[in-house]
Context: one part of a larger RNA
RNA sequence: UCCUCGUUAAGGAACUCGGCAAAAAAGCAAGCGUACGUUCGCAAUAAGCUUUGCCGCCAAAAUUUUUGCGUAAGCAAAAACUUAGGCGGCCGCAGUGAAAGUAUCCCUGGCGACUGUUUACCAAAAACACAGGUCCCUGCGAACCCGUAAGGGGAAGUAUAGGGGCUGAUGCCUGUCCGAUGCCAGAAGGUUAAGGAUGCCGGUUAGUUAUUCAUCUUUGAUGAAUAGUGAAGCUGAGCGUCUCAAGCCCUGGUCAAUGACAGCAAUAACUAUAAUUGUUCUAAGGUAGCGCAGUUCCUUGUCAGGUAAGUUCUGACGUGCAUGAAAGGUAUAACGACCGGGGAACUGUCUCAACGAGGAGCCCGAUGAAAAUGCGUGUCCAGCGAAGACGCUGGGUACCCGCAGCAAGACGAAAAGACCCUAGAAGCUUUACUGCAGUCUGGCAUUGAGUUUAAGUUUGAAAUGCGUAGCGUAGCGGGGAGACUUUGAAGUUUCGCUUUCGGGCGGAACGGAGUCGUCAAUGAAACACCCGUCUUUUUAAAGUUAAAUUCUAAUCUCGGUGGUAAAAACAUCGCGAAACAGUGCUUGGUGGGCAGUUUUUGUGGGGCGCAAUCCUCCUAAAAGGUAACGGAGGAGUCUAUCAAGGUUGGCUAUCCGCCAAUGGAAACGGCGGACGUAGUAUAAAGGCAAAAGCCAGCUUUAUAGCAAGGGAGACAUCCCGCGCUAUUGCGAAAGCAGAGCUUAGUGACCCGAUGCGUCGUUGUAGAAGGCGCAAAGACACCGGAUAAAAGUUACUCUAGGGAUAACAGGCUGGUGGAGCCCGAAAGUUCAUAUCGACGGCUCCGCUCGGCACCUCGAUGUCGGCUCAUCCUAUCCUGGGGGUGGAGAAGCUCCCAAGGGUUUGGCUGUUCGCCAAUUAAAAGGAUACGCGAGCUGGGUUCAGACCGUCGUGAGACAGGUCAGUCUCUAUCUGCUGUGGGCGUUCGAUACUUGAAGGGAGCUGGUCAUAGUACGAGAGGACUUGAUUGGACGAACCUCUGGUGUACCGGUUGUCAUACCAAUGGCAUUGCCGGGUAGCUAUGUUCGGACGGGAUAAGCGCUGAAAGCAUCUAAGCGCGAAGCCUCCCCUAAGAUUAGGUAUCGUGUCCCGAAAGGGAGAGAAAUUCCUGGAAGACUACCAGGUCGCCGCAAGGCGCUCCAAUCUUUUAACGCAAGUUAAGGGAAAGGAGGAUAGGCUCUAGGUGGAAGUCCAGUAAUGGAUUAAGCCGAGGAGUACUAAUAAAUUGAAG
Repeated sequence: UCCUCGUUAAGGAACUCGGCAAAAAAGCAAGCGUACGUUCGCAAUAAGCUUUGCCGCCAAAAUUUUUGCGUAAGCAAAAACUUAGGCGGCCGCAGUGAAAGUAUCCCUGGCGACUGUUUACCAAAAACACAGGUCCCUGCGAACCCGUAAGGGGAAGUAUAGGGGCUGAUGCCUGUCCGAUGCCAGAAGGUUAAGGAUGCCGGUUAGUUAUUCAUCUUUGAUGAAUAGUGAAGCUGAGCGUCUCAAGCCCUGGUCAAUGACAGCAAUAACUAUAAUUGUUCUAAGGUAGCGCAGUUCCUUGUCAGGUAAGUUCUGACGUGCAUGAAAGGUAUAACGACCGGGGAACUGUCUCAACGAGGAGCCCGAUGAAAAUGCGUGUCCAGCGAAGACGCUGGGUACCCGCAGCAAGACGAAAAGACCCUAGAAGCUUUACUGCAGUCUGGCAUUGAGUUUAAGUUUGAAAUGCGUAGCGUAGCGGGGAGACUUUGAAGUUUCGCUUUCGGGCGGAACGGAGUCGUCAAUGAAACACCCGUCUUUUUAAAGUUAAAUUCUAAUCUCGGUGGUAAAAACAUCGCGAAACAGUGCUUGGUGGGCAGUUUUUGUGGGGCGCAAUCCUCCUAAAAGGUAACGGAGGAGUCUAUCAAGGUUGGCUAUCCGCCAAUGGAAACGGCGGACGUAGUAUAAAGGCAAAAGCCAGCUUUAUAGCAAGGGAGACAUCCCGCGCUAUUGCGAAAGCAGAGCUUAGUGACCCGAUGCGUCGUUGUAGAAGGCGCAAAGACACCGGAUAAAAGUUACUCUAGGGAUAACAGGCUGGUGGAGCCCGAAAGUUCAUAUCGACGGCUCCGCUCGGCACCUCGAUGUCGGCUCAUCCUAUCCUGGGGGUGGAGAAGCUCCCAAGGGUUUGGCUGUUCGCCAAUUAAAAGGAUACGCGAGCUGGGUUCAGACCGUCGUGAGACAGGUCAGUCUCUAUCUGCUGUGGGCGUUCGAUACUUGAAGGGAGCUGGUCAUAGUACGAGAGGACUUGAUUGGACGAACCUCUGGUGUACCGGUUGUCAUACCAAUGGCAUUGCCGGGUAGCUAUGUUCGGACGGGAUAAGCGCUGAAAGCAUCUAAGCGCGAAGCCUCCCCUAAGAUUAGGUAUCGUGUCCCGAAAGGGAGAGAAAUUCCUGGAAGACUACCAGGUCGCCGCAAGGCGCUCCAAUCUUUUAACGCAAGUUAAGGGAAAGGAGGAUAGGCUCUAGGUGGAAGUCCAGUAAUGGAUUAAGCCGAGGAGUACUAAUAAAUUGAAG
């Protein structure tokens, strides 16, 4: 020093993020008593008050037993035990006396109703769950889930059941919106796949036409070639039409589905506000509630409460950045190891620490790791330096080596940084891309038979046909002059169908003989009649397709019987379903359920922003070229017959001045000047005057094939171009013309499709394919990765980077701070008592920055605590100058860094605000000093909630609750403490002081003096006295603390056989006291006084400069500051100092060197101890010798009564004194520790006995007994025995 414990004066949370930790209180003992609130259960053991031991007595109750009486029921008595009660007594500080066990309490918020569950190993929570609520699905071979399937779960269940989502007891409630997204329903229409039906088109070519040629049987025929055309069939690059499902579009519904729930103005009798009004938009504009919230940025909102003081807390307000109603709103009793705030009690959390116990540490004996380790002979300061040096440079400091400690450094150890970036990976998400399961859907197959209806087609039959004109309802073409009629005409009645509403057609009845056409008229066309045919309609049949329905035999499910031990298979019977379902192949949809991937780069880190190709200028440094997230601008075209092209010819703009009707600043005209200011299709630059500008005529050279030679470029590629050929235009001609005054106006290769071509084609003829020319890309990330691609990670991972950010250092100094110069203005006047604009010049390296230089194989980050060291730009105290200084109090400047510079409330805070003090409550640096010293509240991992953003995964210098701080010290450094050697012989003491360190603060009161000053109010300088605060040192007499081997009391239990008395254990069992020691809160003391040299300042004398001047020479004052004075260390002060005293130098061998022996001042080991101490060290001591077992004896030393003697001095003498010599009774040899005796002091009255009392207990003997460390005395025990070192040229 650490760990685990015990105690603590006075105060009592002042500690701190926070009462963390600890403490105390605390009996689920008895009695009494108990509030708010409430879901009436609770709250509640609420809170709070009283009692509790021992002894004796009393009566009662219950039980049991015994005795007596009684036939019995029972009665009576007694005893034992238990329970509760009453009364009286006794002791102590204390009676649940210890221990075990066992709530601290109260008030008030948030969240979650509750009991429960969770991140084994940093999160126990407000998260999860929950009962309850609600929505959706599911009719049983259920939905749903697992599985390729079989099969299984669901369930041996059946809608009061099962599955899924959301919410989360309960009370009161749950508003508006269906526009978007989803889901459900719908089916008229649109769109839509395969399939089916059907057609077109292409290819091929029998034939045919034309031309040419050949032959012949020559009015011509035949054959061949070429060029067209081309039936049927076959075929297929391709394209249609009809039919055809789901889906999508569409129409509705649905929000306890995903979700959403606005602005702007104006307005009321002060102001303010706006019930009100207007207007825009919307699917609808947030209702009730709640509200600065776990949600509020501004914000510590404002008010109120609580506090001395309240960033927290509570209650309100509402201006809700960004509340809000089952991602539920709000309230809520009970509950919570949850999170806030306040209070009581209590305390070492603190003021402020002290003592004690045990265990580590330390020493000794054993045993004996690990991490780490470039080399080491391993100092400080300043500097330099890859920018923070033990190792470099310059100085300083330093004898050599340990041990115990401390942690400032070794950019300490540990872990190839987790933050950041670069590259990669992985998880997750989605309306990223592309797929795959799943699922829905059509077709075909398995797959059969009927009926009905509908649609299309074909055939038969029957009908139908109205523009105007016209007798009239004229389909079209042809034929046609007659046709029909007793086989019943006209007409009438009635029915049916149809209709253009006029009529037309047909049936029935009556009727009983005519009707129509040609002709005429009208018209595009003339229906008497016959044939063919078209539109539309009806009907019949056939076949196709579709829908509905019926059947049973495929198929499916189930049941019974047999079968079997039981099943299964199998056999058989039967109900049901049924050509559906299921399954296979195929089609279209849907499809983060799953999978694979993508998600650019530049970048004064990254992200956000911006940019990425081309043109012009500057930067660009007079060839060319040249960078930056340098400065400025542009382009992704335009112009085609009335050209902005070609050519030929012509012309001159623009501005200014003067003149001229309307007429003006500006119209057209004339003259003059400026030479390019104008114009150029367009940016800029370079150009341009008989033009490159402007106008006109004629035109198409904006044409085709080539191309000498050059320029630029890494390449790809781009650019210029003489000349030749063909064909043109203009011009009289020379000539000019292959677009535009020039430089932008753009895109490689591949694949596929398209247009054109006098190319060419695998047996032949063709075709397909190919080749050539043309043409299409905001491939704009513009030399173009793919046909096709977005996000998130705080759950993360890997490789790397100090090539690149956050901290710190470094450089810089915009920003920040300070000073100086100038002096407008203020200051009544007056720049400079004080303040000082607009400006200028410096310094510092504290703020915010810039840069990206060390460090990413790790330099731990805010604040606090602890401990500090330095600076001065001084807050106080000290000394001065000025003052718009009367005094007092101030303001400002100069010198000055010695010391000092508070405690609390709030907040994580630094800061800040507030309360109360103070002489003052200064500012900075030190890795924003200090985490191998502490803390861990904040920030900054993983959990969770709210608001906001996002479709989502998720995100937020937004808020909120919870959340592992490792290291035994090798070196340096520092604090202590030793050993060695040295200090020129060895020792023992005492010292000097070079040098270093410590200390250094200041208030109040009184006197001077109510004086100076002042009208007064007020009120000093100076000098002295006294008393404090904080700080420091020492000490323990006092006051206290502690005091675990002291004394006493006491509970439970065990033991000593029992009683009594003791002992052990229970934290020293607990409790009351307490010696020494150690201690503070206790006591005493300290800072001083003085001297020297100075600072600012004040002076003397005094020139330069006849004056003046504190200065130049000279001299003097002058501060808490400097050097001393005071205290401490100190001669390793290697410069090793000084003084005093003590001691060795003998013998032997040897020529000497040297060796040996002895003696030896002193010292050490060793021993007894210590208020000294880790160990060492330090300090106090260590018994006179010999003999003897002992008693004792002998000797030595010292003291010494006394005796004697010598000398000297003094004295007249007696004698005295001094210094020596000798003898000597007698006495004595060491108190270091223990013991013993006495005592101080502590405790507080022992045991035993006697006495009193029923007993507990009391009294006497007795100020007793006991007692650690204190004091004195006393050798009884132990300091024994022994060893070592040790001095001279």
This is a predicted structure of a 1289-nucleotide part of an RNA (large-subunit ribosomal RNA, half B) from a Minisyncoccota bacterium. Its Rfam family is "Bacterial large subunit ribosomal RNA". The organism belongs to Minisyncoccota, within Bacteria. Its mean pLDDT, the model's own confidence on a scale to 100, is 81. The RNAcentral record of the full RNA draws on ENA.